Overview
A computed fold for a 71-nucleotide RNA from an uncultured Clostridia bacterium, annotated as transfer RNA. It was read from a public genome assembly.
RNA sequence: GGCACCUUAGCCAAGUGGUAAGGCAGCGGUCUGCAACACCUUGAUCCCCGGUUCGAAUCCGAGAGGUGCCU
Numbered sequence: 001g002g003c004a005c006c007u008u009a010g011c012c013a014a015g016u017g018g019u020a021a022g023g024c025a026g027c028g029g030u031c032u033g034c035a036a037c038a039c040c041u042u043g044a045u046c047c048c049c050g051g052u053u054c055g056a057a058u059c060c061g062a063g064a065g066g067u068g069c070c071u
Base pairs, nucleotide, nucleotide: 001070002069003068004067005066006065007064010024011023012022018054026042028040029039030038047063049061050060051059
């Protein structure tokens, strides 16, 4: 220098155009003599900017960061 892949909540992670699942952790609550366990409840502008579209986490372009391969 070239190419490919990844970036979603504190952490892991699904999601292939119709408004974001789940698990762990955390706040609050029920239970308990107090705890633990269990159960309920609660939370995300999807790395940034722009474009396409009635509608974008998703498609396109340009960036940022990371990983790998080639040279």